Predicted 3D model of a 72-nucleotide RNA (transfer RNA) from a Candidatus Aenigmatarchaeota archaeon.
Its Rfam family is "tRNA". It is annotated as a transfer RNA. About the family: Transfer RNA (tRNA) molecules are approximately 80 nucleotides in length.
Taxonomically the source falls in Candidatus Aenigmatarchaeota (Archaea, Nanobdellati).
The same sequence occurs in records of 2 taxa.

RNA sequence: CCGGUGGUAGCUCAAUGGCAGAGCACUCGGCUGUAGACCGGGGUGUUGGGAGUUCGAAUCUCCCCCACCGGA
Repeated sequence: CCGGUGGUAGCUCAAUGGCAGAGCACUCGGCUGUAGACCGGGGUGUUGGGAGUUCGAAUCUCCCCCACCGGA
């Protein structure tokens, strides 16, 4: 320098162009002599950044940034 894969909640990951979600963690309450387990409530996210297409973008296109892999 070229190509590929990926970037979404604290972590691990979903989401066919049409409500942004799950598990774990965390937190509040219940239960308990205390704690754990269990039960109930709680998402506070610029979907890495910007622009474009579209009635509508996490999703499609372009540029940039970051990580990993391959080539030269």